[in-house]
This is a predicted structure of a 115-nucleotide RNA (SAM riboswitch aptamer (S box leader)) from a Bacteroidota bacterium.
The coordinates come from a structure-prediction model, not an experiment, and the mean pLDDT is 81.
The sequence was found by an Rfam model in a public genome assembly.
Lineage of the source: Bacteria > Pseudomonadati > Bacteroidota.

Parts: sequence; structure tokens; C1' cells
RNA sequence: UACUUAUCAAGAAAGGUGGAGGGAUUGGCCCUGCGAAACCUUAGCAACCGUUAACGAUUAAUUUCAAUAAGAGGUGCUAAUUCCAAUUCCAUAGAAAUAUGGGAACAGAUAAGAC
Repeated sequence: UACUUAUCAAGAAAGGUGGAGGGAUUGGCCCUGCGAAACCUUAGCAACCGUUAACGAUUAAUUUCAAUAAGAGGUGCUAAUUCCAAUUCCAUAGAAAUAUGGGAACAGAUAAGAC
């Protein structure tokens, strides 16, 4: 970060400084002076990388891969399904507008790779 891939229905706090915004955008709907954003400290979660062990599979070879568990470490995260919707397809109901449900896509976030 213009790109590629994967994941996104689970999980997880408190204090200090601060002083009005925040939840990406738009429209809703929420959070917020019983204190927003941001910063600091400690704690936690376990998405990816990674470390240790490892059901199993594999190899000439503890050779290669690896369910799963743990959390040294690197990022990240700790309100609400990515809070809901946005474009489109299918089904059902309806005269229609529309509503409900299920997909795909776009957008976003995070990680790893690549540049």
C1' cells in the first nucleotide's frame, strides 16, 4: 500500500492523563460528562505469523506434513454478526411498492506474502 491469499456468527478488562466526540463512508440505529477520541500502564483474548509439544499420515532417514493444546515472541484485538443496509441473483408473500430468508459480488478490518 495500487497487489495476492486467508479469515471475519466465538473470545477478551481495569486504572491514569484528557475533555467531546465515536461506531470506515452514506442512510439508519446505537455508545458517550455514570466521561468519547487519542496517549500511558497493567491485565486478558487467540485471528495470522512464530515457539514448544503433538493424534495421525509420510520418508531411505526425527525425512516431510500435521488435527489439537499451550502463550516465549511479532502484529492485532478486548459494545452491539464487519451493529444493520448499500450492487446483484434465487425463493416465498403481495396488484404493486415492498418485506422475509438464502447466495454471490463490492466495500472495510486484520494477518502473511509481495512490491